[in-house]
The part of an RNA shown here (small-subunit ribosomal RNA, central domain) has 350 nucleotides and comes from an uncultured prokaryote.

Context: one part of a larger RNA
RNA sequence: CUGGGCUUACAGGGUGCGUAGGCGGCCAACUAAGUCGGGUGUGAAAUCCCACGGCUCAACCGUGGAACUGCGCCCGAUACUGUUAGUCUUGAGGGAGAUAGAGGAAAGCGGAACUGAUGGUGGAGCGGUGAAAUGCGUUGAUAUCAUCAGGAACACCGGUGGCGAAGGCGGCUUUCUGGAUCUCUUCUGACGCUGAGGGACGAAAGCUAGGGGAGCGAACGGGAUUAGAUACCCCGGUAGUCCUAGCUGUAAACGAUGAGCACUAGGUUGAAGGGACUUCCACAUCCUUUCAGCCGUAGCGAAAGCGUUAAGUGCUCCGCCUGGGGAGUAUGGUCGCAAGGCUGAAACUC
Numbered sequence: 001c002u003g004g005g006c007u008u009a010c011a012g013g014g015u016g017c018g019u020a021g022g023c024g025g026c027c028a029a030c031u032a033a034g035u036c037g038g039g040u041g042u043g044a045a046a047u048c049c050c051a052c053g054g055c056u057c058a059a060c061c062g063u064g065g066a067a068c069u070g071c072g073c074c075c076g077a078u079a080c081u082g083u084u085a086g087u088c089u090u091g092a093g094g095g096a097g098a099u100a101g102a103g104g105a106a107a108g109c110g111g112a113a114c115u116g117a118u119g120g121u122g123g124a125g126c127g128g129u130g131a132a133a134u135g136c137g138u139u140g141a142u143a144u145c146a147u148c149a150g151g152a153a154c155a156c157c158g159g160u161g162g163c164g165a166a167g168g169c170g171g172c173u174u175u176c177u178g179g180a181u182c183u184c185u186u187c188u189g190a191c192g193c194u195g196a197g198g199g200a201c202g203a204a205a206g207c208u209a210g211g212g213g214a215g216c217g218a219a220c221g222g223g224a225u226u227a228g229a230u231a232c233c234c235c236g237g238u239a240g241u242c243c244u245a246g247c248u249g250u251a252a253a254c255g256a257u258g259a260g261c262a263c264u265a266g267g268u269u270g271a272a273g274g275g276a277c278u279u280c281c282a283c284a285u286c287c288u289u290u291c292a293g294c295c296g297u298a299g300c301g302a303a304a305g306c307g308u309u310a311a312g313u314g315c316u317c318c319g320c321c322u323g324g325g326g327a328g329u330a331u332g333g334u335c336g337c338a339a340g341g342c343u344g345a346a347a348c349u350c
Stems, first nucleotide, its partner, number of pairs: 003322004007304002012318001014201002017198001021194003025088001027086001029084001031082001033081002035077008049065006091191001092188003095184005103177007110154001114150008125136002162169002206247006215241002220236004258317006266295011299306002323350003332343004
């Protein structure tokens, strides 16, 4: 490069925004760049192929033909792609009216529990375990009551419930703010999809500076267990966990399944709307849009399974894979305060 692939065998980028690029709805017109047809010029010779001939044959050589799949120019065709100018409303977006939500940010407030302090009652144990011990306690613990202080997390509701691009989001109130859905079909008129680079966000742990520190708790100390026990169990306990500002940029960042569009049996459950029926309202029933699940047809699949939320059938764009180990190592580059991240081999070996 041509292929074949990417749920679990190697392989979907952690996620969205977006530049270049690639791809792109309906109608009629223009042009003729791509495309197609014809002509013409060129495409050196040799080589390759075909025919005939010359060395006794062959290799080799000679003559002729074909070919040289290409490029230039001229004439023509106009379905498709492109160009130019125009139209449309189904894609996309705006508007109006409604709706649900732990979506985000800031501020304030609340109760339970926990720990500590002070005071009261009380008087010998408490705690912990498989059993114990370390530990705490007559300087009065544990238990119990009252008051005060502090930090962190928000029981019940709570739900294969909801929201968010992902990471993720859960007490209550207020302010600011992003997105989604439904109805109307009112407006714009292809404004779209994807997206190399890029820049933004990105759990936990970790780092820098300043605060905070109740509980928990790497490291560490002690007690047990054990042959040993650098563990599992117990008693303590520093960093951390929390807040503010910055850095790091990784995860089994998982649906191990990239995004978008279209098509292809159904059944059932939940969430958010709308409509029909009902004289009206409510319930029930039916229809319909969006989202989240379960089962399942065809089909697919190595199977497990997937199955309108596809792993089915197609199209567009991006990322990635190419036997195991060596190795996500070495080296170079680049980013980072560091830890380290990103990019990323080979020898050798099976």
Rfam family: Bacterial small subunit ribosomal RNA.